[in-house]
RNA sequence: AGGGGUAGGCAGGUGGCCGCCCGCCAUCAGGCGGGAGGAAAGUCCGAGCUCCACAGGGCAGGGUGCUCCGUAACGCGGAGGUCCUGUAAGGGACGGAAAGUGCCACAGAGAAUAGACCGCCUCGCCCUCCCUCAUAAGGGGCGGGGUAAGGUUGCAACGGUCAGGUAAGAGCUCACCGCUCCCGUGGCGACACGGGAGGCACGGCAAACCCCACCCGGAGCAAGAUCAAGCAGGGACUCGGUGGCCCGCCAUAAGUCCCGGGUAGAUCGCUAAAGUCUGGUAGUAAUACCAGACGGAGAUGGAUGGUCACCCUUGACAGAACUCGGCUUAUCGCCUACCCCUUUUA
Repeated sequence: AGGGGUAGGCAGGUGGCCGCCCGCCAUCAGGCGGGAGGAAAGUCCGAGCUCCACAGGGCAGGGUGCUCCGUAACGCGGAGGUCCUGUAAGGGACGGAAAGUGCCACAGAGAAUAGACCGCCUCGCCCUCCCUCAUAAGGGGCGGGGUAAGGUUGCAACGGUCAGGUAAGAGCUCACCGCUCCCGUGGCGACACGGGAGGCACGGCAAACCCCACCCGGAGCAAGAUCAAGCAGGGACUCGGUGGCCCGCCAUAAGUCCCGGGUAGAUCGCUAAAGUCUGGUAGUAAUACCAGACGGAGAUGGAUGGUCACCCUUGACAGAACUCGGCUUAUCGCCUACCCCUUUUA
RNA backbone atom coordinates (compact mmCIF):
# COMPACT_ATOMS: atom_id res chain seq x y z
C1' A A 1 0.00 0.00 0.00
C1' G A 2 -3.87 -3.54 -1.17
C1' G A 3 -7.37 -7.25 0.51
C1' G A 4 -10.01 -9.33 4.67
C1' G A 5 -11.91 -10.40 10.03
C1' U A 6 -14.01 -8.98 14.89
C1' A A 7 -16.03 -5.44 18.30
C1' G A 8 -18.08 -0.67 19.04
C1' G A 9 -19.79 4.41 17.85
C1' C A 10 -22.24 8.90 15.06
C1' A A 11 -27.24 9.48 12.84
C1' G A 12 -27.07 17.05 10.23
C1' G A 13 -25.99 21.66 13.50
C1' U A 14 -27.27 26.73 15.39
C1' G A 15 -30.73 30.75 15.77
C1' G A 16 -35.59 33.66 14.81
C1' C A 17 -41.03 33.47 14.14
C1' C A 18 -45.85 30.72 14.29
C1' G A 19 -48.22 26.19 16.25
C1' C A 20 -49.24 21.25 19.15
C1' C A 21 -48.94 17.85 24.11
C1' C A 22 -47.37 18.10 29.39
C1' G A 23 -45.59 20.48 34.11
C1' C A 24 -44.79 24.83 37.26
C1' C A 25 -45.63 30.06 38.36
C1' A A 26 -49.03 33.75 37.64
C1' U A 27 -54.49 34.98 37.62
C1' C A 28 -56.65 35.77 33.10
C1' A A 29 -52.49 39.51 29.34
C1' G A 30 -49.00 35.74 29.77
C1' G A 31 -44.02 33.83 31.53
C1' C A 32 -40.54 29.77 32.31
C1' G A 33 -39.24 24.66 31.55
C1' G A 34 -39.66 19.50 29.29
C1' G A 35 -41.19 16.84 24.63
C1' A A 36 -39.17 9.90 20.11
C1' G A 37 -35.24 5.73 18.57
C1' G A 38 -30.92 2.80 17.78
C1' A A 39 -33.95 0.30 16.27
C1' A A 40 -39.56 3.69 19.40
C1' A A 41 -40.45 -1.56 14.30
C1' G A 42 -41.69 -7.20 13.95
C1' U A 43 -44.68 -8.81 18.44
C1' C A 44 -40.61 -13.77 18.06
C1' C A 45 -38.88 -15.21 23.27
C1' G A 46 -38.34 -14.00 28.82
C1' A A 47 -40.06 -11.13 33.08
C1' G A 48 -42.32 -7.25 36.42
C1' C A 49 -47.35 -5.58 37.45
C1' U A 50 -52.94 -6.68 37.47
C1' C A 51 -57.24 -9.84 37.58
C1' C A 52 -59.06 -14.94 37.45
C1' A A 53 -58.05 -20.16 38.76
C1' C A 54 -55.32 -23.35 42.12
C1' A A 55 -54.24 -28.74 48.69
C1' G A 56 -50.42 -32.30 47.34
C1' G A 57 -49.20 -35.57 43.53
C1' G A 58 -50.05 -37.73 38.74
C1' C A 59 -51.78 -38.13 33.43
C1' A A 60 -52.29 -35.54 28.87
C1' G A 61 -50.17 -31.38 26.11
C1' G A 62 -46.29 -27.72 24.90
C1' G A 63 -41.23 -25.89 25.07
C1' U A 64 -35.81 -26.23 25.56
C1' G A 65 -31.52 -29.52 24.32
C1' C A 66 -22.77 -30.24 23.99
C1' U A 67 -20.46 -28.30 29.10
C1' C A 68 -19.79 -24.77 32.98
C1' C A 69 -20.91 -19.89 34.46
C1' G A 70 -24.03 -15.21 34.45
C1' U A 71 -29.07 -13.30 35.08
C1' A A 72 -35.34 -11.64 38.07
C1' A A 73 -35.91 -14.84 33.86
C1' C A 74 -35.12 -16.50 28.83
C1' G A 75 -35.25 -19.79 23.18
C1' C A 76 -30.49 -14.33 25.81
C1' G A 77 -25.22 -13.46 27.11
C1' G A 78 -19.94 -15.01 28.55
C1' A A 79 -16.12 -18.66 28.63
C1' G A 80 -14.96 -23.48 27.06
C1' G A 81 -15.51 -28.63 24.30
C1' U A 82 -15.99 -31.74 19.82
C1' C A 83 -16.72 -31.79 14.60
C1' C A 84 -16.92 -29.07 9.85
C1' U A 85 -14.92 -24.90 7.15
C1' G A 86 -11.24 -20.81 5.78
C1' U A 87 -3.90 -19.81 3.95
C1' A A 88 -5.13 -16.90 8.35
C1' A A 89 -7.66 -13.41 11.69
C1' G A 90 -12.14 -15.99 12.09
C1' G A 91 -17.06 -18.40 10.89
C1' G A 92 -20.77 -22.41 11.39
C1' A A 93 -23.18 -26.91 13.66
C1' C A 94 -24.64 -29.45 18.48
C1' G A 95 -28.87 -34.80 23.65
C1' G A 96 -30.12 -40.27 22.22
C1' A A 97 -30.35 -43.95 15.68
C1' A A 98 -26.11 -49.47 20.47
C1' A A 99 -34.44 -49.14 24.12
C1' G A 100 -38.33 -50.03 20.58
C1' U A 101 -41.50 -48.94 16.14
C1' G A 102 -41.38 -46.62 11.41
C1' C A 103 -39.58 -44.25 6.77
C1' C A 104 -35.53 -43.86 2.97
C1' A A 105 -38.27 -40.81 -3.93
C1' C A 106 -35.15 -41.27 -8.60
C1' A A 107 -31.01 -43.93 -10.17
C1' G A 108 -28.76 -48.46 -9.00
C1' A A 109 -26.88 -55.36 -8.44
C1' G A 110 -27.78 -53.63 -3.66
C1' A A 111 -30.57 -48.24 0.72
C1' A A 112 -29.97 -52.40 6.20
C1' U A 113 -32.15 -59.90 7.41
C1' A A 114 -27.18 -56.55 1.93
C1' G A 115 -26.52 -57.56 -3.08
C1' A A 116 -24.43 -59.27 -8.55
C1' C A 117 -25.43 -55.65 -14.32
C1' C A 118 -20.35 -55.52 -16.43
C1' G A 119 -16.20 -58.04 -14.52
C1' C A 120 -12.64 -61.85 -12.14
C1' C A 121 -12.02 -67.33 -11.21
C1' U A 122 -13.56 -72.40 -11.94
C1' C A 123 -16.33 -76.90 -13.78
C1' G A 124 -19.38 -79.39 -17.69
C1' C A 125 -21.20 -79.54 -22.76
C1' C A 126 -21.01 -77.52 -27.68
C1' C A 127 -18.85 -74.56 -31.72
C1' U A 128 -14.53 -72.48 -34.17
C1' C A 129 -9.26 -72.42 -36.04
C1' C A 130 -4.71 -74.27 -41.81
C1' C A 131 -7.30 -79.75 -47.32
C1' U A 132 -9.93 -83.64 -44.12
C1' C A 133 -10.47 -86.14 -39.18
C1' A A 134 -9.07 -86.08 -33.96
C1' U A 135 -6.88 -82.92 -30.37
C1' A A 136 -3.51 -79.19 -26.94
C1' A A 137 -3.25 -73.97 -26.43
C1' G A 138 -6.20 -69.69 -28.02
C1' G A 139 -11.21 -67.57 -29.23
C1' G A 140 -16.65 -67.96 -28.79
C1' G A 141 -21.69 -69.85 -27.06
C1' C A 142 -24.95 -72.23 -23.35
C1' G A 143 -25.45 -74.08 -18.42
C1' G A 144 -23.76 -74.95 -12.97
C1' G A 145 -20.78 -72.89 -9.04
C1' G A 146 -17.31 -69.42 -6.36
C1' U A 147 -16.16 -64.12 -5.57
C1' A A 148 -16.81 -58.80 -4.44
C1' A A 149 -10.52 -56.71 -5.88
C1' G A 150 -11.91 -53.26 -10.16
C1' G A 151 -15.95 -50.62 -13.14
C1' U A 152 -21.07 -48.75 -12.98
C1' U A 153 -25.69 -45.75 -9.50
C1' G A 154 -26.44 -42.32 -5.78
C1' C A 155 -26.48 -36.99 -0.98
C1' A A 156 -25.17 -41.63 1.18
C1' A A 157 -22.94 -48.51 -0.52
C1' C A 158 -22.01 -52.56 5.00
C1' G A 159 -14.34 -50.11 8.03
C1' G A 160 -9.55 -47.62 4.97
C1' U A 161 -4.43 -48.39 2.80
C1' C A 162 -0.07 -51.65 2.12
C1' A A 163 1.54 -56.61 2.37
C1' G A 164 0.63 -61.82 2.89
C1' G A 165 -2.77 -65.31 1.20
C1' U A 166 -5.94 -67.51 -2.84
C1' A A 167 -8.35 -70.76 -8.58
C1' A A 168 -10.14 -65.74 -8.18
C1' G A 169 -11.22 -63.28 -3.84
C1' A A 170 -12.54 -61.95 1.12
C1' G A 171 -10.44 -59.05 8.48
C1' C A 172 -9.22 -64.79 5.81
C1' U A 173 -4.24 -63.17 8.28
C1' C A 174 -0.50 -59.19 9.76
C1' A A 175 1.07 -53.88 10.50
C1' C A 176 -0.71 -48.85 10.80
C1' C A 177 -5.15 -45.76 11.03
C1' G A 178 -10.34 -45.82 12.45
C1' C A 179 -14.14 -48.20 15.66
C1' U A 180 -16.10 -50.75 20.28
C1' C A 181 -15.14 -52.17 25.35
C1' C A 182 -12.05 -51.86 29.89
C1' C A 183 -8.38 -49.35 33.03
C1' G A 184 -5.35 -45.15 34.52
C1' U A 185 -4.14 -39.80 34.60
C1' G A 186 -5.75 -34.53 34.03
C1' G A 187 -10.22 -31.29 34.09
C1' C A 188 -16.13 -28.76 38.29
C1' G A 189 -17.67 -30.47 33.41
C1' A A 190 -18.31 -31.16 27.98
C1' C A 191 -13.85 -33.76 27.02
C1' A A 192 -8.54 -34.71 26.42
C1' C A 193 -4.14 -37.81 26.86
C1' G A 194 -1.91 -42.64 27.78
C1' G A 195 -2.20 -48.05 28.22
C1' G A 196 -4.67 -52.76 27.36
C1' A A 197 -8.24 -56.08 25.03
C1' G A 198 -11.51 -57.32 20.81
C1' G A 199 -11.28 -58.83 13.86
C1' C A 200 -15.24 -55.28 13.54
C1' A A 201 -20.60 -55.71 15.25
C1' C A 202 -22.77 -49.86 14.59
C1' G A 203 -25.77 -46.33 6.86
C1' G A 204 -29.18 -41.87 7.14
C1' C A 205 -33.68 -39.47 9.21
C1' A A 206 -35.64 -37.68 16.03
C1' A A 207 -38.75 -30.16 12.32
C1' A A 208 -41.26 -39.26 12.17
C1' C A 209 -43.38 -41.55 16.60
C1' C A 210 -40.48 -42.16 20.66
C1' C A 211 -36.59 -42.22 24.98
C1' C A 212 -33.81 -39.14 28.60
C1' A A 213 -33.05 -34.46 31.47
C1' C A 214 -34.96 -29.77 32.80
C1' C A 215 -38.93 -25.95 32.44
C1' C A 216 -44.27 -24.52 31.80
C1' G A 217 -51.88 -22.50 35.12
C1' G A 218 -54.88 -18.69 32.00
C1' A A 219 -55.73 -13.76 30.24
C1' G A 220 -53.65 -9.13 29.42
C1' C A 221 -53.00 -1.69 30.92
C1' A A 222 -59.37 -1.81 26.31
C1' A A 223 -55.24 -5.57 32.71
C1' G A 224 -57.41 -3.65 37.01
C1' A A 225 -59.35 0.14 40.77
C1' U A 226 -62.32 4.61 42.23
C1' C A 227 -65.95 8.61 41.48
C1' A A 228 -70.02 10.77 38.73
C1' A A 229 -74.16 10.23 35.38
C1' G A 230 -77.83 6.92 33.52
C1' C A 231 -81.17 2.31 33.33
C1' A A 232 -85.73 -2.16 34.27
C1' G A 233 -85.52 -5.90 35.63
C1' G A 234 -85.16 -11.40 35.21
C1' G A 235 -82.66 -16.24 35.79
C1' A A 236 -78.92 -20.05 37.53
C1' C A 237 -75.47 -21.55 41.24
C1' U A 238 -72.83 -21.02 46.01
C1' C A 239 -73.73 -20.09 51.07
C1' G A 240 -70.84 -21.93 58.80
C1' G A 241 -75.38 -14.97 57.35
C1' U A 242 -80.63 -13.43 58.94
C1' G A 243 -85.91 -14.43 59.67
C1' G A 244 -90.30 -17.79 59.81
C1' C A 245 -90.21 -22.96 63.63
C1' C A 246 -85.30 -27.77 65.28
C1' C A 247 -84.39 -31.10 60.48
C1' G A 248 -86.55 -30.32 55.96
C1' C A 249 -88.94 -26.33 53.42
C1' C A 250 -89.86 -21.08 52.32
C1' A A 251 -88.34 -15.94 52.19
C1' U A 252 -84.14 -12.81 52.19
C1' A A 253 -78.83 -10.49 52.65
C1' A A 254 -74.00 -11.39 50.39
C1' G A 255 -70.93 -13.48 46.34
C1' U A 256 -70.11 -15.43 41.17
C1' C A 257 -72.05 -16.09 36.31
C1' C A 258 -75.82 -15.48 32.24
C1' C A 259 -79.86 -12.76 29.58
C1' G A 260 -82.00 -7.95 29.21
C1' G A 261 -81.46 -2.52 30.08
C1' G A 262 -78.13 1.94 30.64
C1' U A 263 -73.54 5.05 29.91
C1' A A 264 -69.40 6.77 26.16
C1' G A 265 -67.55 11.61 31.44
C1' A A 266 -63.46 12.13 35.04
C1' U A 267 -59.39 10.21 38.25
C1' C A 268 -55.73 6.51 39.46
C1' G A 269 -52.81 2.69 37.13
C1' C A 270 -48.69 6.24 34.11
C1' U A 271 -43.60 6.49 33.85
C1' A A 272 -37.78 6.32 38.83
C1' A A 273 -36.60 1.68 35.56
C1' A A 274 -34.04 -5.67 37.90
C1' G A 275 -32.23 2.66 35.05
C1' U A 276 -27.64 5.21 32.88
C1' C A 277 -22.57 7.10 33.38
C1' U A 278 -17.70 7.47 35.94
C1' G A 279 -14.28 5.32 39.43
C1' G A 280 -12.87 1.24 42.63
C1' U A 281 -13.02 -4.09 44.08
C1' A A 282 -13.86 -9.56 42.56
C1' G A 283 -13.84 -12.34 38.00
C1' U A 284 -10.43 -14.50 31.60
C1' A A 285 -15.40 -12.66 30.62
C1' A A 286 -20.73 -12.14 30.84
C1' U A 287 -21.72 -10.03 35.45
C1' A A 288 -21.89 -8.73 40.71
C1' C A 289 -20.88 -5.42 44.86
C1' C A 290 -19.40 -0.46 46.79
C1' A A 291 -18.95 4.99 46.21
C1' G A 292 -20.18 9.36 43.52
C1' A A 293 -22.86 11.79 39.71
C1' C A 294 -27.00 12.01 36.31
C1' G A 295 -32.04 11.45 36.13
C1' G A 296 -39.60 15.63 34.13
C1' A A 297 -42.37 12.48 26.58
C1' G A 298 -46.91 10.50 29.00
C1' A A 299 -51.45 11.49 25.03
C1' U A 300 -56.82 8.98 25.13
C1' G A 301 -59.41 11.18 18.39
C1' G A 302 -54.32 10.37 20.69
C1' A A 303 -48.67 16.10 20.89
C1' U A 304 -43.38 16.11 19.09
C1' G A 305 -44.92 20.11 13.33
C1' G A 306 -44.44 24.37 9.80
C1' U A 307 -41.51 28.33 7.96
C1' C A 308 -37.13 31.61 7.35
C1' A A 309 -31.73 32.49 7.69
C1' C A 310 -26.70 30.74 8.06
C1' C A 311 -23.02 26.67 8.11
C1' C A 312 -21.27 21.63 6.73
C1' U A 313 -19.59 16.22 4.63
C1' U A 314 -26.47 18.07 1.85
C1' G A 315 -28.57 14.11 5.93
C1' A A 316 -30.55 6.67 5.62
C1' C A 317 -34.09 3.48 8.07
C1' A A 318 -37.88 5.07 10.64
C1' G A 319 -42.45 7.57 14.83
C1' A A 320 -43.61 6.30 21.86
C1' A A 321 -49.22 4.39 23.94
C1' C A 322 -47.97 0.04 31.13
C1' U A 323 -42.71 -0.96 31.90
C1' C A 324 -38.15 -3.67 31.47
C1' G A 325 -34.28 -7.68 29.57
C1' G A 326 -33.21 -9.97 24.84
C1' C A 327 -33.52 -11.69 19.72
C1' U A 328 -34.57 -10.56 14.67
C1' U A 329 -35.23 -7.31 10.65
C1' A A 330 -34.48 -2.09 8.16
C1' U A 331 -30.62 1.69 7.76
C1' C A 332 -27.51 7.35 3.21
C1' G A 333 -22.78 8.51 4.43
C1' C A 334 -18.98 7.79 7.75
C1' C A 335 -15.71 7.12 12.12
C1' U A 336 -12.73 4.34 16.04
C1' A A 337 -9.95 0.18 18.16
C1' C A 338 -7.63 -4.47 17.71
C1' C A 339 -6.32 -8.65 14.67
C1' C A 340 -5.07 -11.70 9.92
C1' C A 341 -3.07 -12.38 4.79
C1' U A 342 -0.18 -10.60 0.44
C1' U A 343 3.47 -7.26 -1.55
C1' U A 344 7.10 -3.48 -0.70
C1' U A 345 10.52 -0.23 2.14
C1' A A 346 13.74 0.82 6.43